[in-house]
Context: one part of a larger RNA
RNA sequence: GGCGCACGGUGGAUGCCUAGGUCGUUGGAGGCGAAGAAGGACGUGGACAGCUGCGAUAAGCUUCGGGGAGCUGCUAACAAGCUUUGAUCCGGAGAUUUCCGAAUGGGGAAACCCGCGCUGGGACUACCAGCCAGCCCGUAGUGAAUACAUAGCUGCGUGGCAGCCAACCCGGGGAACUGAAACAUCUAAGUACCCGGAGGAAAGAAAAGAAACCUCGACUCCCUCAGUAGCGGCGAGCGAACGGGGAUCAGCCUAAACCGUCCCACUUCGGUGUGACGGGGUCGUGGGGCCAUUCAUAUGAGAGUUAUCAAGUCAGGUGUUAGGUGAACGGCAUGGAAAGGCCGGCCAUAGAGGGUGACAGCCCCGUAAUUGAAAGUAUCUGACCUCUCGAGUGGUACCCGAGUACCGCAGGACACGUGAAAUCCGGCGGGAAUCUGCGAGGACCAUCUCGCAAGGCUAAGUACUACCAACGGACCGAUAGUGAACUAGUACCGUGAGGGAAAGGUGAAAAGCACCCCGGUAAGGGGAGUGAAAUAGUACCUGAAACCGUGUCGCCU
Numbered sequence: 001g002g003c004g005c006a007c008g009g010u011g012g013a014u015g016c017c018u019a020g021g022u023c024g025u026u027g028g029a030g031g032c033g034a035a036g037a038a039g040g041a042c043g044u045g046g047a048c049a050g051c052u053g054c055g056a057u058a059a060g061c062u063u064c065g066g067g068g069a070g071c072u073g074c075u076a077a078c079a080a081g082c083u084u085u086g087a088u089c090c091g092g093a094g095a096u097u098u099c100c101g102a103a104u105g106g107g108g109a110a111a112c113c114c115g116c117g118c119u120g121g122g123a124c125u126a127c128c129a130g131c132c133a134g135c136c137c138g139u140a141g142u143g144a145a146u147a148c149a150u151a152g153c154u155g156c157g158u159g160g161c162a163g164c165c166a167a168c169c170c171g172g173g174g175a176a177c178u179g180a181a182a183c184a185u186c187u188a189a190g191u192a193c194c195c196g197g198a199g200g201a202a203a204g205a206a207a208a209g210a211a212a213c214c215u216c217g218a219c220u221c222c223c224u225c226a227g228u229a230g231c232g233g234c235g236a237g238c239g240a241a242c243g244g245g246g247a248u249c250a251g252c253c254u255a256a257a258c259c260g261u262c263c264c265a266c267u268u269c270g271g272u273g274u275g276a277c278g279g280g281g282u283c284g285u286g287g288g289g290c291c292a293u294u295c296a297u298a299u300g301a302g303a304g305u306u307a308u309c310a311a312g313u314c315a316g317g318u319g320u321u322a323g324g325u326g327a328a329c330g331g332c333a334u335g336g337a338a339a340g341g342c343c344g345g346c347c348a349u350a351g352a353g354g355g356u357g358a359c360a361g362c363c364c365c366g367u368a369a370u371u372g373a374a375a376g377u378a379u380c381u382g383a384c385c386u387c388u389c390g391a392g393u394g395g396u397a398c399c400c401g402a403g404u405a406c407c408g409c410a411g412g413a414c415a416c417g418u419g420a421a422a423u424c425c426g427g428c429g430g431g432a433a434u435c436u437g438c439g440a441g442g443a444c445c446a447u448c449u450c451g452c453a454a455g456g457c458u459a460a461g462u463a464c465u466a467c468c469a470a471c472g473g474a475c476c477g478a479u480a481g482u483g484a485a486c487u488a489g490u491a492c493c494g495u496g497a498g499g500g501a502a503a504g505g506u507g508a509a510a511a512g513c514a515c516c517c518c519g520g521u522a523a524g525g526g527g528a529g530u531g532a533a534a535u536a537g538u539a540c541c542u543g544a545a546a547c548c549g550u551g552u553c554g555c556c557u
Base pairs, nucleotide, nucleotide: 001556002555003554004553005551006550007549008548009547015541016505017504020476021475022473023472024471025470026469027468028467029465030464031164032163039100040099041098042055043054044053046078050074051073061094062093063092064091065090066089070082071081072080105114106113107112115132117131118130119129120128121127134161135160136159137157138156139155140154141153142152168199169197170196171195172194173193179186183233209216210215220247221246222245223244224243230238231237251457252456253455254401258279259278260277261276262275264273265272266271284435286400287399288398289396290395291394292393293392294391295390300389301388302387303386304385312384313383314382315381316380317379318378319377320376321375323371324370325369329344330343331342332341345362346361347351353365354364355363406430407429408428409427411425412424413423416442437452438451439450440449441448492499493498512540515527516526517525518524
């Protein structure tokens, strides 16, 4: 020096654990904001760096409920206090709520600066309180070019808007990579992304529909039809509908004809016309109006605050935002400790789960069951109340949504790429008809059939989950699971957009080593003591390997 053995150091693998994650199910809730949000800055404690809470009334103030013995958050100790005259704590409703931020008196390099700007108080200035942004709407005044007028300007308004927010939704714009084994039509895809808008859902919706000579009867969603019919450099690919089965179900209001009122304008002074309002009217076996005529009627029928025309009041119930009650066990031995073992009992509408010094139905918290709200809130029901409601016959030919339908050109959407291309949409140009009418049935025409456009509203079934609650998993268990189990979007890096960690575990209980010794009044260690254990001593469970040592130890050189 090497190999080995034994014992250590270092190190933090492994095992066990879980405070955190992850994926779901069911239900709730689905918004917050000029009454100043979301998010922050700065403060705030007896002492306070961070987190949490709160806001100069600052880990809090008031009140109404709950609760019942301790309390002053994480956080020990000290100090000083509070509390059965009910504290701390939990819930409802209020008060306060600096500064920034849509940020809104003006400015600005956010959390700052400047307003002898207005009103009130005060003593005129200090100081205190309130107000002073823009746009839209309504309303009043004033008022140019330009006479009337209009634009504009100004005042007023417990009128509105703004900004934030995970996904879902509608609309306006709208790629490329890619695929086609290249690539241009095509595809990817109306996707990603940008913008606008809304709601708890959104959109859609009460046939100018579909069908096929039979019929169906708003919309939405699911299964199927069907990878069918089709479309397609007939390539790659794209891809219906009818019909059938389900979920859920709900229908309405206007425009016009006609009648009336009012304002205004014109007027031949008879009236006429626009507009507003009220009545009337709302349909496709066509309907309505008007005129004539027949019958009917209401101390009746129906509906209603989620639409159907529309505004409320009161009462009650059920949820929800704190809670309450809540059964049944002892002994013996082992052990540091019994819940494990042995013996004997008990409860169970409760043997879910968690905790307790090892594994507990009966020790604790709970669980089944049952019960509870002063106040807020959601929802349901009822009453009051409110609103609505004819039918026929004959005549007449007044109305039935216009720069619309439709056509041409060039586009877009339809599964459908211009095709024989219907249908739907908007751009430019042209441009109808009113029921003897108009549209559709995949060019077009006829017959036939179906429907009634050019106004509007409408729950449910459907989509989603930032947030709240309960529950679950042949999901993870600290290099895993979220990036984050811990002061985590922190430390740190970057001018910035942005990037982005590491880091859990003493013990049942701190009983966290009084006292003594060595040492620098150290660090560290040795005794003593605690503990079941200290090779559990806070660098703390277990404690692998690499790596480093110690040994009068064994073998080899």
Source information:
The prediction has a mean pLDDT of 84. Large-subunit ribosomal RNA, domain I from a Polyangiaceae bacterium, 557 nucleotides, folded computationally. Rfam family: Bacterial large subunit ribosomal RNA. Its family is annotated with ribosome and structural constituent of ribosome in the Gene Ontology. The source organism's lineage runs through Bacteria, Myxococcota, Polyangia, Polyangiales and Polyangiaceae.